[in-house]
RNA sequence: CACUUCGAAAGGCAAGACAUCCGAAAGGGUGAUCACGCAAAGCUUCAGAUCUAACGGAAACGCAGUUUCCCAUGAUAGCUGGGCUGCCAUU
Numbered sequence: 001c002a003c004u005u006c007g008a009a010a011g012g013c014a015a016g017a018c019a020u021c022c023g024a025a026a027g028g029g030u031g032a033u034c035a036c037g038c039a040a041a042g043c044u045u046c047a048g049a050u051c052u053a054a055c056g057g058a059a060a061c062g063c064a065g066u067u068u069c070c071c072a073u074g075a076u077a078g079c080u081g082g083g084c085u086g087c088c089a090u091u
Stems, first nucleotide, its partner, number of pairs: 002091001012038002017033001018031005036078001042084003046081003049076003056070006
């Protein structure tokens, strides 16, 4: 300098439980302890998938409002694919 086949030792990340905060919810932030797991579990909603349904819309009741249905502009990058970047070590 090139590569990412094998690997997870050093170093790194951290599901979940608990506390607290944000949010309508899905979900997310932070903290101490711990560790389900991860070689991109780093970043990115571009495509698909999934979750939620506040706002908005529709219907019914028979109208104060209630219930049901639809809807992403919300969420998941630790669901899959794509894009961008990259450490140690091996070769």
c-di-GMP-I riboswitch aptamer from Alkalimonas sp., 91 nucleotides, folded computationally. The coordinates come from a structure-prediction model, not an experiment, and the mean pLDDT is 77. The source organism's lineage runs through Bacteria, Pseudomonadati, Pseudomonadota, Gammaproteobacteria and Alkalimonas.